[in-house]
Context: one part of a larger RNA
RNA sequence: UGACGGGGGCCCGCACAAGCAGUGGAGUAUGUUGUUUAAUUCGACGCAACGCGAAGAACCUUACCAAGACUUGACAUAUACAGGAAUAGUUAAGAAAUUAGCUAGUUCUUCGGAACUUGUAUACAGGUGAUGCAUGGUUGUCGUCAGCUCGUGUCGUGAGAUGUUGGGUUAAGUCCCGCAACGAGCGCAACCCUCGUGACUAGUUGCCACUAUUUAGUUAGGGAACUCUAGUCAGACUGCCGUGGAUAACACGGAGGAAGGUGAGGAUGACGUCAAAUCAUCACGUCCCUUAUGUCUUGGGCUACAAACGUACUACAAUGGCUAUAACAAAGAGAAGCGAAUCCGCGAGGAGGAGCAAAACUGAUAAAAAUAGUCUCAGUUCGGAUUGCAGGCUGAAACUCGCCUGCAUGAAGCUGGAAUUGCUAGUAAUCACAGGUCAGCAUACUGUGGUGAAUACGUUCCCGGGCCUUGCACU
Numbered sequence: 001u002g003a004c005g006g007g008g009g010c011c012c013g014c015a016c017a018a019g020c021a022g023u024g025g026a027g028u029a030u031g032u033u034g035u036u037u038a039a040u041u042c043g044a045c046g047c048a049a050c051g052c053g054a055a056g057a058a059c060c061u062u063a064c065c066a067a068g069a070c071u072u073g074a075c076a077u078a079u080a081c082a083g084g085a086a087u088a089g090u091u092a093a094g095a096a097a098u099u100a101g102c103u104a105g106u107u108c109u110u111c112g113g114a115a116c117u118u119g120u121a122u123a124c125a126g127g128u129g130a131u132g133c134a135u136g137g138u139u140g141u142c143g144u145c146a147g148c149u150c151g152u153g154u155c156g157u158g159a160g161a162u163g164u165u166g167g168g169u170u171a172a173g174u175c176c177c178g179c180a181a182c183g184a185g186c187g188c189a190a191c192c193c194u195c196g197u198g199a200c201u202a203g204u205u206g207c208c209a210c211u212a213u214u215u216a217g218u219u220a221g222g223g224a225a226c227u228c229u230a231g232u233c234a235g236a237c238u239g240c241c242g243u244g245g246a247u248a249a250c251a252c253g254g255a256g257g258a259a260g261g262u263g264a265g266g267a268u269g270a271c272g273u274c275a276a277a278u279c280a281u282c283a284c285g286u287c288c289c290u291u292a293u294g295u296c297u298u299g300g301g302c303u304a305c306a307a308a309c310g311u312a313c314u315a316c317a318a319u320g321g322c323u324a325u326a327a328c329a330a331a332g333a334g335a336a337g338c339g340a341a342u343c344c345g346c347g348a349g350g351a352g353g354a355g356c357a358a359a360a361c362u363g364a365u366a367a368a369a370a371u372a373g374u375c376u377c378a379g380u381u382c383g384g385a386u387u388g389c390a391g392g393c394u395g396a397a398a399c400u401c402g403c404c405u406g407c408a409u410g411a412a413g414c415u416g417g418a419a420u421u422g423c424u425a426g427u428a429a430u431c432a433c434a435g436g437u438c439a440g441c442a443u444a445c446u447g448u449g450g451u452g453a454a455u456a457c458g459u460u461c462c463c464g465g466g467c468c469u470u471g472c473a474c475u
Base pairs, nucleotide, nucleotide: 002474004471005470007469008468009467010466011465012464013463015459016458019423020422021421022420023419026314027313028312029311030310031309032308033307034305035304042053043052064300065299066298067297068296069295070294073124077123078122079121080120081119082118083117084116087104088103089102090101091100092099093098107114108113126289127288129287130286131285135283136282137278138277139276140274142272147186148185149184150183151182152181153162154161155160166177167176168175192266193265194264195263197234198233199232200231201230202229203228207223208222210221211220212219237260240254241253242252243251244250316416320375321374322373323372324371325370333362334361337356338355342351343350344349382413387408388407389406390405391404392403393402429451430450431449432448433447434446435445
């Protein structure tokens, strides 16, 4: 100087408290451990591993295992020599890879050769093999916490100190005042994006105050007002008033205002810490393999199952279940795509093929809600696991191992021990919709809107963090 203390002081954070909803009990989904296995590929392990890499393992992927094959190789460059256009079709063997044939075909040319390709030889290729404790790059975390430093000066023999401490204040090392300091940099804030108000510009594919028409803003005319769309501006700055305060910074209250004191949300992550994670995204040093630790193929495995844990979904019901009835969204997607009307089927779906590279057409009926009826507290008209049968879709192919539909079956479960998680407002809770991945497969993930709370006295305590100070057997 730091680090540490079951030392002290000050302060902050869904940290506690006050509340709401959960997890922990059940079933299922999914990840992990363990066990098993020929293989159950590998990595990730307190917070910060465990619906994580994986935005989607039937083959492929695939790295694992078994079997069958290849050895200049599946892929790249170069040289030498010898050949052949390339390529397409087909026969036999085989699980395929592949092997052995057959047929068609006979490129360009300045006649030197060139492109492509086969074989031999040599350099080499190749490795998801090891080391993340040799590394780059990227990422997590403390933490969007308010800190981390430098130049000159001054003080100290020196390590260092000062500045950065102090009095106030702030979300903030934010600002003010003081001060042997004076300045500066990286952070904070602002500048960027979205949402909230208004004006202007623009008016189709969107809109409709008007006219006619229609089952219907449906169509035609017309309009540029409104909604909306999307570009440019305005607007908020403690600017104004009052009180407090050191006449400061600032705090509290008020006015006006769509919005008030950072308006709400996002992007943005200082110096560093954890030899944190990743050699399996990629790159790369060193080591190792080179008829194999490389490459190809078929099949299997990653999906196993006494058990344990994490994360979710669905429930245990009446604030509910079921039935009927065209209530009301936002965002996003579409050409090897989205696929309408109509018809067939109880349904999944099938036939069909209009329109649409989309404010135009399509997916597309949002659901919870509301209204009416029924059930009447029961393992039930709750709950839906499991299983049987019959079908549908994708795809060469659903046995291992996909999703969906119908009929039947109808398990556990009556609110969950110790313990523990999230959340302060359009939030929690709850309801549905879309997208990426994707042939097919979503209870996951990422977005979108609908309905829409309760509580916060306060900082004694738990956890984490910041500043000052003190002790110290550590540096």